The part of an RNA shown here (large-subunit ribosomal RNA, domain I) has 539 nucleotides and comes from a Sphingomonadaceae bacterium. Lineage of the source: Bacteria > Pseudomonadati > Pseudomonadota > Sphingomonadales > Sphingomonadaceae. The coordinates come from a structure-prediction model, not an experiment, and the mean pLDDT is 81. Its Rfam family is "Bacterial large subunit ribosomal RNA".
[in-house]
Context: one part of a larger RNA
């Protein structure tokens, strides 16, 4: 050196676990906001760096319930303290709540700068009124004093000036209301300008309705078309929106607002008749409701008062002994309880040890119905610059096509129930409705959340990016924005007193503790590559 073989060293893989995720179903909720949010920044603890809690009353203050022994979050120590005169804890209401943030006094490089205006309470001065003492004149006296008057202290109140402090006030825009103004153009109006009230404004995950709106793509190339009225972008509202009470459909038979769903059907259609796009009558569900324009009525708002129902909570059944071990919930042996044998912990596997399950039951305070009472408010007499027509585009499955239908950008432009619209070019005939006004639950859509429950759903390179006292963290980049890694000692720290080698290290040897210390905080197991060391053979 090479080969076996045993034995360490690295190394983190595998097994095994979960505190995290993730998917789904019920039910609730669907909103916060100038009475200053969403989000921050800065503070706050006896030692205080994160995180969590809170706000100069700062891991906190009050009250109203619960609850019954410890407790002062994460966090273990130390000191100080609270606690059955009921603490921490957990609901209900309330106080406090720096600064920035829509941020709104004015700026501004966000948490920072700088203003004015009333005002309480405090201080200094000053003026007045009231009491009160004291010293002095004077009248008058029943000698106690009593009345008027100067001068000084002191108290209370009411003002005025200074000063420094806290509180409140000061954006803008729309609406309503009052005042003073004021054109063209004389009275007026419009318009300005002052003041008072009510209101918005920002944030939020999806869903909903409106205004605008693409390309890539497909067409095996590309323009019509497709992708697609999709994504984007802007407004706007709700807990649902949106439609919605027939100027529908049907076909000679009749149905009877709207929404969803299944089927009709990939059918009829439509299409450089290409790639595609794609219905509707009908039927069968699902939930059903009509209502109003001048009123004994209907909506719609709002007041106050509840119901169930939620926000804490309460009671809750029955087991011992043996044998193994460190531990008994496991082996044996003999009960017991079940309206509870779902589950999770307890030193291995527990109905009966503990938390809990079934099951019953509770609320002082809010919150709460479509319930009940009672106020208060809207409509504006049937719908003309309307239908309908011309030209120009859009929407209906329908690409201008024989194109009905609806919308409207411009021109135009009826009739009035003895009218009128429609039945897919137009025309009779026939049926059917009755636009050009308004409201409307319910069955439907989604989940930033909340609450319980489930998974032939992951197990730490998976599962949300993220199970980790420190994740949208750390690092990257001007910026938009990208965007990690990191889980396990033991049942319990009993986390190695004490001796020894060493530098009053690192490490290590011994002793202890433990069921193990090759479980020693680089700690469960502990694989491989990759580096040693021991024997044994060859060379």
């Nucleotide at each position: 050196a090479g080969c076996a073989u045993u034995u360490g060293g690295u190394g983190a893989a595998u097994g095994c676990c979960u505190u995290g995720g993730c998917a789904u179903g019920u039910a609730c909720a669907g909103g916060c906001g100038a009475u200053g949010a969403a989000g921050g920044a800065c503070g706050u603890g006896g030692c205080a760096c994160g995180c969590u809690g809170c706000g100069a009353u700062a891991a906190g203050c009050g009250u109203c319930g619960g609850g019954g022994a410890g407790u002062u979050g994460u966090g273990a120590g130390c000191a100080a303290a609270c606690u059955u005169u009921g603490a921490u804890c957990c609901g209900g209401c309330g106080a406090u709540u720096u600064c920035c943030g829509a941020a709104u006094g004015g700026g501004g490089a966000a948490a920072c700068c700088c203003a004015c205006c009333u005002u309480c309470a405090c201080c200094a001065u000053u003026u007045c009124u009231u009491u009160u003492c004291g010293a002095u004149u004077g009248u008058c006296u029943u000698c106690g004093g009593a009345c008027a008057g100067u001068c000084g202290g002191a108290a209370c109140g009411a003002g005025g000036u200074g000063g420094a402090u806290a509180a409140g006030g000061u954006a803008u825009c729309a609406c309503c209301g009052a005042g003073c103004u004021g054109a063209a153009u004389a009275u007026a109006u419009a318009g300005g300008c002052u003041u008072g009230g009510u209101g918005a404004a920002g944030c939020g995950a999806a869903c909903c309705c409106g205004g605008g709106g693409a390309a890539c793509u497909g067409a095996a190339a590309c323009a019509u078309c497709u992708c697609a009225g999709u994504a984007c972008c802007c407004g706007g509202a709700g807990g649902a929106a949106a439609a919605g009470a027939c100027a529908u459909c049907a076909a000679c038979c009749g149905a009877g607002a709207u929404u969803c769903c299944c089927g009709u059907a990939g059918u009829a259609g439509u299409g450089g008749c290409g790639a595609g796009c794609g219905a509707a009558c009908c039927g069968g569900g699902a939930c059903c409701a009509g209502g109003c324009c001048a009123g004994u009525g209907c909506c719609u708002u709002c007041a106050u008062g509840u119901a169930a129902a939620c926000u804490a909570g309460c009671a809750g059944a029955a087991c011992a002994c043996u044998c193994u071990g460190g531990a008994a919930a496991g082996u044996g042996u003999g009960g017991c309880c079940a309206u509870a044998g779902u589950g999770g912990g307890u030193g291995a596997c527990a109905g009966c040890c503990c938390c809990g399950u079934a099951u019953g039951u509770u609320a002082a305070a809010g919150u709460g119905a479509u319930c009940a009472u009672g106020a208060a408010g809207g409509a504006c007499u049937u719908g003309a610059g309307u239908a309908g027509g011309g030209c120009g585009g859009g929407a209906c499955a329908c690409g201008u096509g024989a194109a009905a239908u609806c919308c409207u950008g411009u021109c135009u432009g009826a009739a009035c129930a003895u009218g009128g619209g429609g039945g897919g070019a137009c025309c009779a005939c026939c049926c059917u409705c009755c636009a050009a006004g308004c409201c409307u639950a319910a069955a439907u859509a989604c989940u930033c959340g909340u609450a319980c429950a489930u998974g032939a759903c992951c197990g730490a390179u998976a599962g949300c990016g993220a199970a980790c006292a420190c994740a949208g963290u750390a690092c990257c980049g001007u910026g938009a924005g990208g965007g990690a890694a990191a889980g396990g000692u033991g049942a319990a720290a009993a986390g190695c007193a004490c001796c020894c080698c060493g530098a009053u290290u690192a490490g290590g040897g011994g002793a202890g503790u433990g069921a193990a210390a090759c479980a020693g905080u680089a700690c469960c197991u502990g694989a491989a590559a990759c580096c040693g060391a021991a024997u044994g053979c060859u060379u």